[in-house]
RNA sequence: GGCACGAUAGCUCAGUCGGUCAGAGCGUCACCCUCAUAAGGUGGAGGUCCCAGGUUCGAUCCCUGGUCGUGCCA
Numbered sequence: 001g002g003c004a005c006g007a008u009a010g011c012u013c014a015g016u017c018g019g020u021c022a023g024a025g026c027g028u029c030a031c032c033c034u035c036a037u038a039a040g041g042u043g044g045a046g047g048u049c050c051c052a053g054g055u056u057c058g059a060u061c062c063c064u065g066g067u068c069g070u071g072c073c074a
Stems, first nucleotide, its partner, number of pairs: 001073007010026004019057001028044005050066005
């Protein structure tokens, strides 16, 4: 330098042939349970879906460029 894949909650990840809920587990907070703790149960908060443009009535999703990461080739 080229190619491929990836970037979504604090962490690990799913997701949508473009729509009207943006989700799960873990974590966290509150409550229940207990003499108490752990475990267990219920509920809550938490998101610029990497950035910028484009297409579209509408983009987390499609297209282009960029940034970062991983792998391969040279």